[in-house]
Context: one part of a larger RNA
């Protein structure tokens, strides 16, 4: 002397940008954090609007049934997403991570290119309606039913598989070509046009199956990256072969038989997510990993599979346990290491806010809908960083406080006072970018057999902003509303004077205080820094 996710102790105007549970991976009340698709399907509550009949009522009307039409709620089949996105560092010294190879040993929904395909059948189960258990979750029988949901057949360009040659950086493979045999498909919506109708044509979104990419995954390996030897011997699927299983795929990854191996800073403890990085240094090094950002891990605690292109499946299933709430005691129901907020342990860490208007994500042809991701605003001087708390002139050097050698010397141009300014902060007034789209109407151009549809560009006019009447601009008024905290024996910048008397204190180190104390305590007065200042803690 520099750092900080601090605290703690006086004191405080204002803005901008950042940051804010480090401890108990303690327990949690309450709301929200993942849902969309009617253009895949059956179905239709409900509202309207038409017609008829009926009832009240003199009549408008009222209110009921029935038809017709148009609207389309919940709930439910069924698709995509719930594996992102967002929280945490418990665990975990490991191919966890970092960087470099490799996988001739693999996966890959969605996207992009490119090929070839969708023939023709079926037979159910929710909803739904009856009955019917239970306090409740949450069922149980029976009947009806459509589908892009489910299952047979038919083709197989193709693709797998067994056999064959060719070429290869290749042990069992890769890649290419081959007569044969086996095995593997599919779904249909929607909008024009045309038809009396079935149904045809067109397009757009889907559907099977192939190769091929981009992105993503997996798995090998070199190499690097903590401590303890008051831990030296550690292993029996251990090491290796052979054949099998099993996986998307190598492998003891499981098995089964064989041989007797293999490692040694091994085995065991300990502490630790790792990294871009950050903090300190002249540097080499030391520290150290919070914010943001790759990766890895976890999800009450343990196991455990299922779905699936993908699973540690945070806000999914199923089992133990803990704990915590309901019960009608026969039985269930939960998981905040998401936003917020609450106890509760701590020196110590915040709103139970606003919005989908931007940017990203899911589903959707789109409109649009969800989205505590995310954008905002709030709170905390916790960091950092701008600005303000007044400028100029003013001596009789006013009064005052304080100090003297009583002469005077300081606070001190400081104040008052005269003239100004107008930033912040009050009060009025205008006034943004962030908006891109979106849906209509017109016009082009492509697509088409088409002047439909549909898709692309142009233009008109209209709609979409949490933050916000915010930023900024401007007018007004008036120094008014805005200074402190440490120190003053040396170190280390800045002195006296009263009080105390080894007391009472003070102290980073060296020492101070016992009666003239620059070192305790007040006062003046000065010295640093400033909306801060100082202490404590840690680090270099």
């Nucleotide at each position: 002397g520099a750092a900080c996710g601090a605290a703690c102790g006086c004191u405080g105007g204002u803005a901008g940008c950042g940051u804010g549970g480090a401890u108990u991976a303690g327990g949690c009340a309450u709301g929200c954090a993942a849902g969309u698709c009617g253009a895949a399907c059956g179905g239709g509550a409900u509202c309207g609007c038409c017609c008829g009949g009926g009832u009240a009522g003199c009549a408008a009307u009222a209110u009921u049934c029935g038809g017709g039409c148009g609207u389309g709620a919940g709930a439910g089949u069924g698709g995509c997403g719930g594996a992102c996105u967002g929280g945490g560092g418990a665990g975990g010294a490991g191919c966890a991570c970092g960087u470099g190879a490799g996988c001739a040993a693999c996966c890959u929904g969605c996207c992009c290119c490119c090929g070839g395909g969708a023939c023709g059948g079926g037979g159910a189960a929710a909803a739904c309606c009856u009955c019917u258990g239970g306090a409740a979750a949450c069922g149980g029988a029976g009947g009806c039913u459509a589908a892009u949901a489910c299952c047979g057949g038919a083709u197989g360009c193709g693709g797998c598989g067994c056999c064959c040659c060719g070429c290869g950086g290749a042990u069992u493979c890769g890649c290419g070509g081959g007569a044969g045999c086996g095995c593997c498909a599919a779904a249909g919506g929607g909008g024009g046009c045309c038809g009396c109708a079935a149904g045809g044509c067109u397009u757009c979104c889907g559907c099977c199956u192939g190769g091929g990419g981009a992105g993503g995954g997996g798995c090998u390996c070199g190499c690097g990256c903590a401590c303890c030897a008051u831990c030296a011997g550690c292993u029996u699927g251990u090491u290796g072969g052979c054949g099998g299983g099993g996986u998307a795929g190598c492998g003891g990854c499981c098995c089964a038989c064989c041989a007797a191996g293999g490692c040694u800073u091994a085995c065991g403890g300990u502490u630790a997510g790792c990294u871009g990085g950050u903090c300190u240094g002249a540097g080499a090094g030391g520290a150290u990993g919070g914010c943001c950002a790759g990766c890895c891990c976890c999800a009450c605690u343990g196991g455990g599979a299922c779905u699936g292109a993908g699973a540690u499946a945070c806000u999914g299933c199923c089992c133990a346990g803990a704990c915590u709430c309901c019960u009608a005691c026969g039985g269930g129901a939960g998981g905040c290491u998401g936003c917020a907020g609450u106890c509760g342990a701590g020196g110590a860490u915040c709103a139970u806010u606003c919005g989908c208007a931007a940017u990203g994500g899911g589903c959707g042809a789109a409109a649009g809908c969800c989205u505590g991701a995310c954008g905002a605003u709030g709170c905390g001087a916790c960091g950092c960083u701008g600005c303000g708390u007044g400028g100029a002139g003013g001596a009789u050097g006013a009064a005052g406080g304080c100090c003297c050698u009583c002469g005077g010397g300081u606070c001190g141009u400081a104040a008052a006072c005269u003239c100004c300014u107008g930033u912040c902060a009050u009060g009025g007034g205008g006034g943004g970018a962030c908006a891109g789209g979106c849906g209509a109407g017109g016009g082009g151009c492509g697509c088409u057999a088409a002047c439909a549809c549909c898709g692309c560009c142009c233009u008109u006019a209209g709609u979409u902003g949490a933050g916000g009447g915010u930023a900024c601009c401007c007018c007004a008024a008036g120094a008014g509303g805005a200074a402190u905290u440490g120190g003053c024996g040396g170190c280390u910048a800045a002195c006296u004077c009263u009080g105390u008397g080894c007391c009472a204190g003070c102290a980073g180190c060296c020492g101070c205080g016992g009666u003239a104390a620059u070192a305790c305590a007040g006062a003046g007065g000065c010295c640093a820094a400033g909306a801060g200042c100082g202490u404590u803690g840690u680090u270099c």
Small-subunit ribosomal RNA, 5' domain from an uncultured rumen bacterium, 540 nucleotides, folded computationally.